The part of an RNA shown here (small-subunit ribosomal RNA, central domain) has 341 nucleotides and comes from an uncultured bacterium.
[in-house]
Context: one part of a larger RNA
RNA sequence: UUGGGCGUAAAGAGGGAGCAGGUGGUUCUUUAAGUCUAUAGUUAAAAUGCGAUGCUCAACAUCGUAGUGCUAUAGAAACUAAGGAACUAGAAUCAAGGAGAGGCAAAUGGAAUUUCUAGUGGAGUGGUAAAAUACAAAGAUAUUAGAAGGAACACCAACGGCGAAGGCAGUUUGCUAGACUUGCAUUGACACUCAGUCCCGAAAGCGUGGGGAGCAACAAGGAUUAGAUACCCUUUUAGUCCACGCAGACAACGAUGAUUACUAAGUAUUGGGGUAACUCAGUGCUACAACUAACGUGUUAAGUAAUCCGCCUGGGAAGUACGUUCGAAAGAAUAAAACUU
Repeated sequence: UUGGGCGUAAAGAGGGAGCAGGUGGUUCUUUAAGUCUAUAGUUAAAAUGCGAUGCUCAACAUCGUAGUGCUAUAGAAACUAAGGAACUAGAAUCAAGGAGAGGCAAAUGGAAUUUCUAGUGGAGUGGUAAAAUACAAAGAUAUUAGAAGGAACACCAACGGCGAAGGCAGUUUGCUAGACUUGCAUUGACACUCAGUCCCGAAAGCGUGGGGAGCAACAAGGAUUAGAUACCCUUUUAGUCCACGCAGACAACGAUGAUUACUAAGUAUUGGGGUAACUCAGUGCUACAACUAACGUGUUAAGUAAUCCGCCUGGGAAGUACGUUCGAAAGAAUAAAACUU
């Protein structure tokens, strides 16, 4: 390579858009590129396969014949393809609806923490397994009133909802994206997947400028301990927040790529439709067939099939070195070998 695989053994890219490429619904018709049939030529000899013959057999030798491929000619028209015509079951549009923490921006609300000011009050507070560091007579803790500022939004709340993923939760307004249901009005295959490419992408981190209540890497102190560069306690700086950039790594997980069709049921729930039976689209649980090494999966498949992409091929060395590309940096992407077992 072929083959076999990718939930947990190696293996699904973090997610999407999408060009090239690959693949592609139903009917009629034409062509004949692929495809198929026939004939001819060529495919040196030897060898090889098959059938004979000769050495007593065989090896060996001799003779005959076959062969894939390519070229040409003549035909076939089911399938693929190409041209033409049509269709509506895929896809998209339209109309009418209801649902939602989908996104962006602005405004705004109450509870709580902290700080400050003033009053009351007068000795402790705080913290722990126990303590101490710490705070407090310059009046703390507690309590009452007022003010400031930042961050997060209790209850509702769910096995719930939305989003491609990351993710999204006080309230109001503006702008904006998608999905779903019903109608079956319009277009008429316009579709699926997608190397490269482009875009999005938690937390931490970085750059510039703000902001800084609480929390808190680092740091300091107190404990614990044989030690304690920790776990516990008291403080506390980056950071966490905002704006604009960079970065692109994650147990970015359903450890399960996308799309389509088919294959028993039961039950709960969310959003539509329906008088109802029920039905469409999601989200869960149980479970038949089937699958699986087992665990388990099971119409939300890991079942039965099809198309396209990505990836794997013993362990370590190693997701490393070197080179290249990207980045201000940190680093990221691509990606070996010797050697060892």

The RNAcentral record of the full RNA draws on ENA.
The prediction has a mean pLDDT of 88.